[in-house]
Notes:
This is a predicted structure of a 114-nucleotide RNA (SAM riboswitch aptamer (S box leader)) from an Acidimicrobiaceae bacterium. Its Rfam family is "SAM riboswitch aptamer (S box leader)". Rfam links the family to the GO term regulation of gene expression. The coordinates come from a structure-prediction model, not an experiment, and the mean pLDDT is 78.
RNA sequence: CGAUCAUCCAGAGCGGCUGAGGGACGGGCCCGUUGACGCCGCGGCAACCAGUGGUACCGACCAGCCCGUAGGUGACCGGUCGGCACAUGGUGCCAAUGCCCGAGACGAUGAGGA
Numbered sequence: 001c002g003a004u005c006a007u008c009c010a011g012a013g014c015g016g017c018u019g020a021g022g023g024a025c026g027g028g029c030c031c032g033u034u035g036a037c038g039c040c041g042c043g044g045c046a047a048c049c050a051g052u053g054g055u056a057c058c059g060a061c062c063a064g065c066c067c068g069u070a071g072g073u074g075a076c077c078g079g080u081c082g083g084c085a086c087a088u089g090g091u092g093c094c095a096a097u098g099c100c101c102g103a104g105a106c107g108a109u110g111a112g113g114a
Stems, first nucleotide, its partner, number of pairs: 001113001004111005013042005021031003025102004043094003048090003051086003057083006064073003098106001
């Protein structure tokens, strides 16, 4: 970045600084001078991407094999990928279901792309 795909009812907070608004937007309802939001430090949650491990079992695809042009099989010694585990790295997140309702050319995060 009016572009693409996936996810958004689970989970996880203490300390310091600052000082008035904050929860994206409209309406509501909440949070907040008993200090919210934000920033910093430490801690944690999760598992999107990378990495590492596993690859018993399951699934997809394929090699192979059968058949002979339409397919079948692919159990065992086959291959690749995914499911699985870890939490090393890159993000993200740690009031309330994305707080609720609404709007869908809404928003956020990740991945990939430009």
Lineage of the source: Bacteria > Bacillati > Actinomycetota > Acidimicrobiia > Acidimicrobiaceae.